[in-house]
Context: one part of a larger RNA
RNA sequence: CCCUCGUUAAGGAACUCGGCAAUCUAGCCCCGUAACUUAGGGAGAAGGGGUACCCUUCGAAGGAAGGGUGACACUAAAUGGGCCCAAGCGACUGUUUAACAAAAACAUAGGUCUCUGCCAAAGCGUAAGCUGAAGUAUAGGGGCUGAUACCUGCCCAGUGCUGGAAGGUUAAGGGGAGGGGUCAGUCCUUCCAGAAAUGGAAGGAUGAAGCUUCGAACCGAAGCCCCAGUGAACGGCGGCCGUAACUAUAACGGUCCUAAGGUAGCGAAAUCCCUUGUCGGGUAAGUUCCGACCCGCACGAAUGGUGUAACGACUUGGGCGCUGUCUCAACGAGGGACUCG
Numbered sequence: 001c002c003c004u005c006g007u008u009a010a011g012g013a014a015c016u017c018g019g020c021a022a023u024c025u026a027g028c029c030c031c032g033u034a035a036c037u038u039a040g041g042g043a044g045a046a047g048g049g050g051u052a053c054c055c056u057u058c059g060a061a062g063g064a065a066g067g068g069u070g071a072c073a074c075u076a077a078a079u080g081g082g083c084c085c086a087a088g089c090g091a092c093u094g095u096u097u098a099a100c101a102a103a104a105a106c107a108u109a110g111g112u113c114u115c116u117g118c119c120a121a122a123g124c125g126u127a128a129g130c131u132g133a134a135g136u137a138u139a140g141g142g143g144c145u146g147a148u149a150c151c152u153g154c155c156c157a158g159u160g161c162u163g164g165a166a167g168g169u170u171a172a173g174g175g176g177a178g179g180g181g182u183c184a185g186u187c188c189u190u191c192c193a194g195a196a197a198u199g200g201a202a203g204g205a206u207g208a209a210g211c212u213u214c215g216a217a218c219c220g221a222a223g224c225c226c227c228a229g230u231g232a233a234c235g236g237c238g239g240c241c242g243u244a245a246c247u248a249u250a251a252c253g254g255u256c257c258u259a260a261g262g263u264a265g266c267g268a269a270a271u272c273c274c275u276u277g278u279c280g281g282g283u284a285a286g287u288u289c290c291g292a293c294c295c296g297c298a299c300g301a302a303u304g305g306u307g308u309a310a311c312g313a314c315u316u317g318g319g320c321g322c323u324g325u326c327u328c329a330a331c332g333a334g335g336g337a338c339u340c341g
Base pairs, nucleotide, nucleotide: 001336002335003334004333005332006331007330008329010327011326014325019322027051028050029049030048031047036041038147052069053068054067055066056065057064058063070074082320083319084318085317086316087315088314089312090311094106095105110145111144112143113142114141115140116139122131123130124129149306150305151304153237154236155235158234159233160230161229162228163227164226167225168224169223173219174218178214179213180212181211182210185206186205187204188203189202190201191200192199193198238256239255240254241253242252265299266296277293278292279291280290281289
């Protein structure tokens, strides 16, 4: 010097990002117990008093009451809640990053939308087959939201989904106008043989049927275009100018644009840049906190909005108690370090 402990004058959070850590508290009995509340809770709220031993009485006993005795100390050791106020988030119990994150994340009951009529939908598998389910719409799958309470506004123009089928477009396929290739035959030219008819060879023109190939019109579904509906589907929810008898502001008016221009509620917020906004509270002093205001850079209604009792090893601010966290360090114990072996 380090680790693990113990004690400490006076002060008592002045420490620190932050009371981190360590104290305090603690069992049982009695008294007593607020706001709020979903009437269950909150609650062991908070805050007080008692607690040993002996005798007597009562009792079946645990034990209770009265009287007495000794201590600084009687749950005499060990074990064994610190508490309160306010706010945020999440309703709650639960789950999670095995080994840096336990949470406000996930889940949840509840809500809602949607699919599914059973050989269900959905999923796994090449298939057989299996799950769903030995279930049957009060069932099962998927999406979103996330107890409860009060609510959940406007926009269907775009995208998606559902429905519609008149018209447009449209594949394979059908269809086959017409064209090409090949080819029997026919014709022409040249050459050879022949007196000629004719025969033969080469080249060229034309070319039926067949075979083959290309192929227009026309007929061809769903889809798309189109027409509707649909937001607890993906999503979206304006600008400028003027106006009241102080000023300021604008209930009011004008105008442009839009599918429609943000309703209720909340709001410097886990969201506010400017910003330590302004006012109030708390402090001697408060970039945090609480209550308001509203000019919301850039809240807002199931990517839910606003409240909310209870709950939380969550986060934030304050207070009481308590303390070596600190002023400011000291001493002690054990184990290391160090020396010797």